[in-house]
C1' cells in the first nucleotide's frame, strides 16, 4: 500500500429499510428490611464514530473519512 471485519447509553449487547432505537449490568428515586444486601416498582441516560449520497423513509444500503482488529504484498 491492497483486501476483509468492526465502531449503538458508563460497560456489554439486540437490531440486516418503516412501532416514538430494545435488553442486561451499573446509576438515581421509592417500596420492603432494625440496617445492609437481595428482591419488587419506577426514572434518567444513545448526535446509532464523523461527513455526504440513494430512498417517501437509513443504525440498517452506497461513497469518503477517522479509530480498532485480521490477512497479505512491496521497500532487490
Nucleotide at each position: 500500500g491492497g483486501c476483509c471485519c468492526u465502531g449503538u447509553a458508563g460497560u456489554c449487547u439486540a437490531g440486516c429499510g418503516g412501532u416514538g432505537a430494545g435488553g442486561a449490568c451499573g446509576u438515581c428515586g421509592g417500596c420492603c428490611u432494625u440496617u445492609c444486601a437481595a428482591g419488587c416498582c419506577g426514572a434518567a441516560g444513545a448526535u446509532c464514530g464523523c461527513g455526504g449520497g440513494u430512498u417517501c423513509g437509513a443504525a440498517u444500503c452506497c461513497c469518503g473519512u477517522c479509530g480498532g482488529g485480521g490477512c497479505u504484498a512491496c521497500c532487490a
The prediction has a mean pLDDT of 81. The RNA shown here (transfer RNA) has 76 nucleotides and comes from Candidatus Xenobium occultum. Its Rfam family is "tRNA". By type it is a transfer RNA. About the family: Transfer RNA (tRNA) molecules are approximately 80 nucleotides in length. It was read from a public genome assembly.